Large-subunit ribosomal RNA, half A from Methanofastidiosum sp., 1745 nucleotides, folded computationally. The full RNA is in RNAcentral, with records from ENA. The source organism's lineage runs through Archaea, Methanobacteriati, Candidatus Methanofastidiosales, Candidatus Methanofastidiosaceae and Candidatus Methanofastidiosum. Model confidence (mean pLDDT): 81 of 100. Rfam family: Archaeal large subunit ribosomal RNA.
Context: one part of a larger RNA
RNA sequence: CUGUUUGGGGAAUGGUUCGGCUCAAGACGCCGAUGAAGGGCGUGACAAGCUGCGAUAAGCCUGGGCUAGGCGCAUGUGGCCAUUGAACCCAGGAUGCCCGAAUGGGACUUCCCGUUUCUAUUCCGAAAGGAAGGGGAACCCCCUGAAUUGAAACAUCUUAGUAGGGGGAGGAAAAGAAAGCAAAUGCGAUGUCCUUAGUAAAGGCGAUCGAAAAGGACAGAGAGCAAACUGAACUUGUGAUACUUUAAGUAUCAUAAGGAUGUGGUGUAUGGGCUCUACUUGCGAUUACUUCGUGUGAAGCUGAAUUUAUCUGAAAUGAUAUACCGCAGAGGGUGAAAGUCCCGUAAGCGUAAACAUGAAGAAUUUGUAGAGUACCUGAGUACUGUGGGUCGGAUAUCCUUCAGGAAAAAGGGAGGCAUCAACUCCUAACUCUAAAUACGUAUUGAGACCGAUAGUGAAGUAGUACCGUGAGGGAAAACUGAAAAGUACCCCGAGAGGGGGGUUAAAAGAACCUGAAACCAAACAGUGAAAGAUAUGCAUGGCUCAAAAGGAGCGAUUCUUCUUAAAGGAAUAUGGAGUAAUCCAUUAGUACGAGAGAAGAGGACUAGAGUCAUGCUGUACGUCUUGAAGCACGAGGCAGGGAGUUUCUGGUAGUGGUGAGAUUAAGAAUUCAAUUUCGUAAUCAAAGAGAAAUCAACAGUCCGCAAGAGUUUACUCUGAGGGACGGGGUGUGAAAGUGCCCGGAAUCACUACCAAAAGACCCGAAACCAGUCGAUCUAUUCCAGGGCAGGGUGAAGCCGAUCAAUUGAUUGGUGGAGGCCCGAAGAGGUUCUGACGUACAACUCGUUCUUCUGACCUUGGAAUAGGAGUGAAAGGCUAAUCAAGGCUGGAGACAGCUGGUUCCUCCCUAAAUAGGCCGCAGUCUAGCCUGAAGGGAGAUAGCAGACAAGGUAGAGCACUGAUUGAAUGUUUAGGGGGAGAAAUCUCUCGGCAUACUGUCAAACUCCGAACUUGUUUGCGUUGUAGAUCUUCGGAGUCGGGGACGUUGGGGUAAGCUCAUGUCCCCUUAGGGAAAAAACCCAGACUAGAGUUAAGGUCCACAAAUUCUGGAUAAGUUAAAGGACGUCAUCAGUCUAAAACAGUGGGAAGGUAGGCUUAGAAGCAGCCACCCUUUAAAGAUAGCGUAACAGCUCACCCAUCUAGAUUGAUGGCUCCGAUAAUGGAAUGGAUUAAGCCAGAUACCGAUACUCUAGGACUCGAAAGAGAUUCGCUAGGGAGGCGUUGUGAUAGGGCAGAAGCUGGGGCGUGAGUUCCAGUGGACCUGUCAGAAUUGUAGAUCCUGCCGGGAGUAACAGCAAAGUGGGGUUAGAAUCCCCAUCGCCGAAAGGGCCAGGAUUCCUCAGCAAUGUUCGUCAACUGAGGGUUAGUCGAUCCUAAGGCUCUUCGUAACUCGAUUGAGCCGAAAGGGAAACCCGUUAAUAUUCGGGUACCGUAAAGAUACACGCGGCAACGCAAGUUCUUUCCUUGACACUUCGGAGUACGCUGAAUGGAACCAUCGUUCCAUCUAACUAUAUAAUUCCAUGGAGAUGCUUAAUGCAGAGAAGUGGAAGAAAUUAGGAAUAGCCUGACGUUUUAGUCGGGUUCGGCCGAUCUCUGGAGUCCGUGAAAAGGGGAUAGAAAUGAAUUCUUUAUGUUCGUACUGAGAUCCGACACAGGUGCCCCUUGGUGAGAAGCCUAAGGCGUGU
Repeated sequence: CUGUUUGGGGAAUGGUUCGGCUCAAGACGCCGAUGAAGGGCGUGACAAGCUGCGAUAAGCCUGGGCUAGGCGCAUGUGGCCAUUGAACCCAGGAUGCCCGAAUGGGACUUCCCGUUUCUAUUCCGAAAGGAAGGGGAACCCCCUGAAUUGAAACAUCUUAGUAGGGGGAGGAAAAGAAAGCAAAUGCGAUGUCCUUAGUAAAGGCGAUCGAAAAGGACAGAGAGCAAACUGAACUUGUGAUACUUUAAGUAUCAUAAGGAUGUGGUGUAUGGGCUCUACUUGCGAUUACUUCGUGUGAAGCUGAAUUUAUCUGAAAUGAUAUACCGCAGAGGGUGAAAGUCCCGUAAGCGUAAACAUGAAGAAUUUGUAGAGUACCUGAGUACUGUGGGUCGGAUAUCCUUCAGGAAAAAGGGAGGCAUCAACUCCUAACUCUAAAUACGUAUUGAGACCGAUAGUGAAGUAGUACCGUGAGGGAAAACUGAAAAGUACCCCGAGAGGGGGGUUAAAAGAACCUGAAACCAAACAGUGAAAGAUAUGCAUGGCUCAAAAGGAGCGAUUCUUCUUAAAGGAAUAUGGAGUAAUCCAUUAGUACGAGAGAAGAGGACUAGAGUCAUGCUGUACGUCUUGAAGCACGAGGCAGGGAGUUUCUGGUAGUGGUGAGAUUAAGAAUUCAAUUUCGUAAUCAAAGAGAAAUCAACAGUCCGCAAGAGUUUACUCUGAGGGACGGGGUGUGAAAGUGCCCGGAAUCACUACCAAAAGACCCGAAACCAGUCGAUCUAUUCCAGGGCAGGGUGAAGCCGAUCAAUUGAUUGGUGGAGGCCCGAAGAGGUUCUGACGUACAACUCGUUCUUCUGACCUUGGAAUAGGAGUGAAAGGCUAAUCAAGGCUGGAGACAGCUGGUUCCUCCCUAAAUAGGCCGCAGUCUAGCCUGAAGGGAGAUAGCAGACAAGGUAGAGCACUGAUUGAAUGUUUAGGGGGAGAAAUCUCUCGGCAUACUGUCAAACUCCGAACUUGUUUGCGUUGUAGAUCUUCGGAGUCGGGGACGUUGGGGUAAGCUCAUGUCCCCUUAGGGAAAAAACCCAGACUAGAGUUAAGGUCCACAAAUUCUGGAUAAGUUAAAGGACGUCAUCAGUCUAAAACAGUGGGAAGGUAGGCUUAGAAGCAGCCACCCUUUAAAGAUAGCGUAACAGCUCACCCAUCUAGAUUGAUGGCUCCGAUAAUGGAAUGGAUUAAGCCAGAUACCGAUACUCUAGGACUCGAAAGAGAUUCGCUAGGGAGGCGUUGUGAUAGGGCAGAAGCUGGGGCGUGAGUUCCAGUGGACCUGUCAGAAUUGUAGAUCCUGCCGGGAGUAACAGCAAAGUGGGGUUAGAAUCCCCAUCGCCGAAAGGGCCAGGAUUCCUCAGCAAUGUUCGUCAACUGAGGGUUAGUCGAUCCUAAGGCUCUUCGUAACUCGAUUGAGCCGAAAGGGAAACCCGUUAAUAUUCGGGUACCGUAAAGAUACACGCGGCAACGCAAGUUCUUUCCUUGACACUUCGGAGUACGCUGAAUGGAACCAUCGUUCCAUCUAACUAUAUAAUUCCAUGGAGAUGCUUAAUGCAGAGAAGUGGAAGAAAUUAGGAAUAGCCUGACGUUUUAGUCGGGUUCGGCCGAUCUCUGGAGUCCGUGAAAAGGGGAUAGAAAUGAAUUCUUUAUGUUCGUACUGAGAUCCGACACAGGUGCCCCUUGGUGAGAAGCCUAAGGCGUGU
C1' cells in the first nucleotide's frame, strides 16, 4: 500500500405511520355593542410547556345517553370521587379578569386617572328609544389601476381591465320579467353547461384578439309602485280594560306624535282611470298563528359463527386435521398471516331541540263581461354634436365630459351606414324577486397521491427556536420491547463510567428497529527500498484462502499414446546459378501446424478469490472546442435529492371499430363502485370553381406491375392498384390559352413522434412596476438642556503728559474687543503612504497633525421618505444596502447567453455550405442524414473513342497601352544661341513620322495547350434480394481545421488570410514517423493460427555487426556569398631549344622630358610618353626625400631540374553560423551502426488468408449463403431495471425485505444461487400507469476527511514572587507577606440600556480562548419597604381625536374650530444626621424637622394702627369682572462679599519605635430646620453745589438736586440652638470570632482660596435671548354667616420606580471584542500658568484572564 475480519463513526437502505396532499358530497355555511375574531395575564396539592377553563378559573348547574371505574397530555408522591350512577359523550344554562370595533378620559397595547348613576362618535326619531362601526379561507359586486413581457427593436397594440389599492354585501352574490331577439308555420324574464366557433368581427389587418342569434340541456315564478280617480276614510308609540290557557295576539278606550311637501284606498300593458249596462257575493287563493299526525334528525342501542385437537414457537392469527356462520369473506386490532378472539360490518332500532310535510281550526282577500270617453302611463330624460374611455361591435357596442335639447299613445323606441316610405317587434327614463351557478373556513368520506432530504414551512411546545429597528424572513427534529420486565446485588473509580450478576425470545439498554458508504482504529493475509508516480489491461510466476453455492468417482488437475487437420509451410541431401550475401529444381505441399476426436495411467481435486513480483502496453472523467493529458473550465470524499412533464388544439404513421357514412357533447337514468343504456344538438366526410352574383363535374382509348390463367420455358390472355391520353365543371380572357377541380373513402377511439399555446427540459441575472416598512445610523431643521484647564495678544472707549489750539497728532496708562493666537478636555483624522490586514476591530492601534468663544461640540424630545427626502455639493448621506433604500408581491419576468441533462444493445450516419433577415454567438428555406410508404427498370462516380463548347498556362507584339538605342525625313508644338535694319535665315535641344533594334501587360491578343464540361458509343460498376425516382414523418448542421497541387487573390511575412480541386482530421481505433488530430501504411464484430504493408534488421528492440562498389574527416543537418579542403571529368597555355618556383647578377643614356612651382630631378599637378645603348631596362608599378639621394619592381642573364600553370564542370566537405536553467539524430554508442549506388534474406499491423462463434440481411419457417458489422451531432429498432394498480400464480418466524462477503449465467442493462446479519413482510407472469435509472450543473441537504494536533490562545496599555490553606486533583480559588500599575482614573456618584446579572448555600457535564476546588456558568433559596428622591401636575417643538373641507373612495390629505397628549436633564409644595442587612435604605430603626389636605378648639380681628416719608405692623370665607406682579430666562467681561477644600501651628487623648531625650502616626467631626444682619443696590427725609465737587477695576454722576447727615427695604453667609446622650479615637471587663457593659478624649488659632454661592457694574447684537401650571396683589360686584393664611391638637398623604451593572466581562458592536456611549457630578498632595506631563494619597487593580 491492497484486501479481509472485528469494532468505532454516521444515519443511508428496508419495514412502519398519530401527519400531509388531492378529489368528492350535503336538509353544510356567517360572527359582533347581550362586546366578536384575535391576544395578554391568571388558573393544578406539588406545575416549566401544551390543552382546558376564567377570581365559581383542567371547572359550576339542569336534562338526556352510557356503565365501573375515574382525578387531560403525563406512567410519580401524597390524597380524593364513584351503583344515592362518578368519569366520559350529547343538548341547554350560569360564571366569564385585562386588551382588542373598544365606546367615561388618557396611554409607549394588555396599564393609569376619574365616576352614586349617567357619560364615545355618527345616523334615525318629538320623546321614549333604536341602528351602525369591527372580523371572516375563497367565492361575489362597484371604484381605481401598473409593469416586467410579446411584437425576436419600439411608439398604436399586447401582457390586462390582470397584479395591486379602496369601498360594500351574503351564504351565496350579481342578473332578471323585453322601449328584447328574429325575418318564418316565428320565439317569449334571468342565470349556468354543451354547441355555434377560434366562426362573424377587430387588428402598425402585424403580434394577436374574438362574440351573438338559432339549437340541445339544467332550473323554472312572477310581482309591486309613480300617475289618472278618491281625499285623512290612515299610521305609530305608551298606558288601562276586556277576550284568550301563560306567552304571543285581537278589540275598545285614553294619551302623545306623524300626516295637504299627501297617510290610506284604487291601480300598473292581457293597459288602467272615469261614465253607462249586465252578472256575481260563492268558488278560489295565501299563511306569520294554534292543535294533531308523519318523516328527517344529537349522544346512543341490537347485531351470526371454533379460542376444537396436534406440531413449531417467547407468543399462533401459521402448518396439519376437524367444524360452523354468512342480507355479515369492508376494515382495524389482538405477543407472526383471524369470516367464527375484540371493535366493528350487513341488516335493523331509538330520540330532545330544530326542520320538512299533511289535515283541521283560525286569519286576510270580491270578481267577470260589454259599450263609451280620450283623464293617466316615469325630463335636463330620449336624442344630436364634440372630446375621452371601453367593446368583437366594424360609420353599425356600452358609458361619459362639455354644449344643445323633444314628443305625449293619431305618441315613442328598435330592426349593425344615413335619410324617406312600407312592414315587423317592443313600450325607456321607478322598484322587488326563489331555483339552476361560484367558493370551501369547517364536517364527513375516498384515493393505480407522499411515506420522514418525500408529503403542508410544520407527523414532537411550528409560524416555534433563531435572524432583523421594522415591514419581514424562518428551520432542524418520527421508531426500545409483546409487556418496563428500564438492570436488584457485588467490585473498581472523586465522578462519569466500567467489570460481574440479573431481566428478556433477543440487550433491542433509553446516544435504544434495521444500521450501508465516506472516514478512523486494531488484528490477519500478501508485500515493502537493487525504489520512481493515470495507479489499469494482457501474459507469466510466488505466497495465502478454499464450509456452501460452478465442474468433478458417469473420474478433476496432471501424465502418456493414437487418429484427423485449415491457412501456412520447413530442414537435410543432390544438382545448378551468382564476385558475394544468397537463390533455383527435386526432396515436398512431406515433417510441422490452431483446433477436433479417441484410448490409457492415476485417484481428489479444480475452476475460483486475495496480494505481490516480473515483462509488455499505457498522459483520468465530463465539457465548450478546428484542436485538451492539458499550464482551458467543473468537482475534497460519501450518502440521499436533482432536469423533455401535463392539458388543450392540430399534422403524420400504426392498431382497432363502423363504413357513403362515422361519432356523440352537455345532460338524464342506473350502480357501493367500475360500468352500462339513453341523449342526433352539433362536427367531419359525401362537389367544386369564383371576390361575388352565380353556375356546377367520366359507362371513352392505350400501356402495364403484382396476382391469376393458358400453353410452353419463353411468351400469350385477363389485369385491382398505377401510368399516359382524351373528355368534363368553373374562374379569367375577344380569342388562343391558362389556374383549380372531376372516374365515391371517410370517420371515431387509443398509442407513438412532431408542432402551436401555456413557466413548457432544469438552474442562473442586472433590471421594471405595485403596495408597504424604515431618520435607534446618517443629512438638515425645530424645541428644551449641558460643556469648553490655563496662558498670550491688547481694538474701541476713557484718563494723563507733550505739541498744537474750535476739530488734531504723538506718547504713557487704563480698558478688555476678536468667526484673534498658543494649548488640555472635547471635536476631527494630516503624515509615516508606520502597525494590523483569515485583524483587537466588516475602518482598529501608535506617532505626528488640524481646531478648540464659535458658521463650535454634545444629550434628550420632535420633523422631513424612495424618482422622494436631506445635501457650505463629494453623486455625498437616508440602519455594515445608494447614479435611485429595504421588504413583500406581479413572478417560475425575459435571457438569440453560460452550465448541466441520469440504464443497455443493434442498424444507418451528417454538416460546418448557398440565399433571405437591424442578419454576422441567431433563425427560416434549400443542400447533406434517417425512417416509412408508393412505384416497377434502369442507374452510373471509373476508362477509352467520337462530336461540340472554352480563351487559361504559355507565347507574342498583329490591336490597345507602356518602353531602350541609334539613324533618316520633316519651314515641325516649343525653348535657347548667332547673323541681319527688318522680313527672314542658320545652329542646337526638343516634337512628329518612317524603317530597324531591345523590352513588357490582371482589366493587350495574330496565336494557344494540358484540362474541364455536355451529348453519344463501347467496356466497367450497380440494380427485380427492387436501384435512380416520387410522397410523407423526424432531424442535426450554418464557429471548422490540416496536407498536397507546375492552382490563384491579398500581404514584407506568419503555425497569416480569402478562394479553388482532391484526400484526411473533425466523427477513426491499429502499425510506422522517439513522443505526435489531420505525414506514410491501413478503415477495428469476438477469439485463435498464419502471411505481408509502411518502416526497419549493433544494443535498448522483433529482424543482417548481410553482400558488391564509391565518397566523406566535418561526428558532417539553413541562405546569399566565399574557399590554393579534397575526389572525378573536360579544355587551354608553357616546357628537355630547360618551363614554374628558389638563389646570384644586371636593371643604363638623352634627361632634372616640357609646363607649373619657393622647389617639382621617373614617382604634388598638367601635357606628351619619344630616341639611343643593350642580353635587358617604363620619360616609370611601389616605398622614400623640403627637393635630391636611397631601396625594390617590370624586364634580361646565369644556376637548378621535370613537369608547370590557367580556366570550366560535377560529388562530398569547410566558412558564413547568434539566445536566454544544461541538452538533445530517442538513448548508449558508431569512421560505420553515417552518406551515395546496387543486391539478397529476414522482422513487422486489428491489413490479407484460414478456423470457431455472434449479429445484420433474405426467408412464413426450417434454414441458406454472397455482401456487411469504426463512428460524433442525429434518425430508426429491440430490450433491462425501479414504484403503484388489475388479473393470475406463488414464497414467508422451520425466517420476508434490506445489508455484508462469496459462486454461476448473460454481448449488455442485469439476473440467480450460497453463507452471515436481520426480525416481518415479499415475488414471478400477462396487462396497464409513472414525480422511473445520476459522476458531473462554482448543483441542494446531511455526514466525514485532508489541511492539523497546524494557525491562534505572546506581540497596544501593569508583574509578579514566596509561604500557608482547601481539595481526588491547584501557576490560576482563599489567606498572609512582599513587589508592581492607575490616580481629571483603571477612584466615587448618576441617566439611557440590560432584566436578576445582586446575596447565600450546593455543584463542575457544558460555557470561561489554558486550568479551575472559582465564576456574570448550573441547581435551590433569599433580596428592592418613601407624604418630603423621581414619576404622577404644567406647558415646548411637535403630535392625536372629533368637527369642517378635499378625494371615486379610504386606515389618505389639508388643518377652520374645540379638546387632549407631549420633558424621570425645562417649570415645580415639603427631610436631614446617625445606626442597621449576607443582600435595601434621604424608603427600615433612633433622634430632630418640614409640606399639602381635612377636622376640632383657642385667639387676633369685624371704625385699622405707627412713622414727615421710604416703609412696618395688624387684617374673615366663597364666586364673578378687569388688571398688575411673580414663575421667567442671551452672550462676553470686571468688581465686591462669602463658602467648600487644602496646608499649617498650639493643645488634649492614644499608639508605635524607644534606657532616656525625642521622633513619627491616629482622632479632635457634625445636617436639615428655627432664630439671628449687614453688604451691593434702590428708595425716603434732610442738605443745597461749578474757578467745580464726588467716585470707579473700568465706565461714570450732579438744580429733573452732587457732596455730607439720618433712616427704610435688602443675599449668600456667619453665629446660637439642633448637639453630644450621636459619631470618631481609645482603656478595662466580657462574649463559642455570635454582644455588650463601664470609663477617658473630642479644644483653640493662622494662611491660601476657587471654575462653587450671593450680589452689583459695563460692553455686544441687521441675533434682544420659551410657555403654561402654580404663587402673590389690586379693582368692581355678588352670596352666605361670624371667623382666620396666627397658635394648639388630631387625622391623612393612595399608585408606580427603587436589587445590581453602568463597562478593557452585565449596554450597542454575532464574542467575557484594544471600538462606540451623555452628565459632571466630585476630584488629595509635590512640581507647575495649568483639569498639561511626571510622581503620589484615598480607593481600586495585577483577569489586556